[in-house]
RNA sequence: CUCCGAAAGGGCAAAACCAGAGCAAUCUGGUGACGCAAAGCCACGGAUCCUGAUUUAAGGAUAGCCGGGUUGCCGAAG
Repeated sequence: CUCCGAAAGGGCAAAACCAGAGCAAUCUGGUGACGCAAAGCCACGGAUCCUGAUUUAAGGAUAGCCGGGUUGCCGAAG
């Protein structure tokens, strides 16, 4: 240094409920804690979903669906 993942400190926050934004998928804030070592960031490829069209084009959402890119905390055993 890389693989890897014990400990400690810190971090994020699923479902559900409340308030708000959006036609919708979904998002933001609060409560909450199922989980997470990239559950930080990027829609590039695939996938799923929504709008629209009306049988096709187009636009959008999900990074906590998979892959990829990029940055990055700690350091025990091996």
Predicted 3D model of a 78-nucleotide RNA (c-di-GMP-I-UAU riboswitch aptamer) from Desulfuromusa sp.
Of the family's consensus pairs, 95% are formed in the model.
It matches the Rfam family "c-di-GMP-I-UAU riboswitch aptamer". Its Rfam clan is "c-di-GMP_I riboswitch clan". Gene Ontology term of the family: cyclic-di-GMP binding.
Model confidence (mean pLDDT): 82 of 100.
The sequence was found by an Rfam model in a public genome assembly.